[in-house]
Transfer RNA from a Chloroflexota bacterium, 75 nucleotides, folded computationally.
RNAcentral holds the sequence, with entries from ENA.
NCBI's taxonomy places the organism under Bacteria, Bacillati, Chloroflexota.
The coordinates come from a structure-prediction model, not an experiment, and the mean pLDDT is 82.
Its Rfam family is "tRNA". From the family's description: Transfer RNA (tRNA) molecules are approximately 80 nucleotides in length.
RNA sequence: GGGCCUAUAGCUCAAUGGCAGAGCGCGCGACUCAUAAUCGCUUGGUUGAAGGUUCGAGCCCUUCUAGGCCCACCA
Numbered sequence: 001g002g003g004c005c006u007a008u009a010g011c012u013c014a015a016u017g018g019c020a021g022a023g024c025g026c027g028c029g030a031c032u033c034a035u036a037a038u039c040g041c042u043u044g045g046u047u048g049a050a051g052g053u054u055c056g057a058g059c060c061c062u063u064c065u066a067g068g069c070c071c072a073c074c075a
Base pairs, nucleotide, nucleotide: 001071002070003069004068005067006066007065010024011023012022013021018055025043027041028040029039030038048064049063050062051061052060
């Protein structure tokens, strides 16, 4: 220098262009003499950034940022 992949809740990940969700976790409660386990409720987001297309974008297009992989180059 070229190509590809990834970025969504605190963590791990979903979401066919049409209400952004699950599990775990945090908090509260039930249970217990008590703790753990278990169960119930609750809490959760500028979908990496900026533009574009569209009635409507997490999803499509462009550029950038960060991380990863492969190839090339190197006096």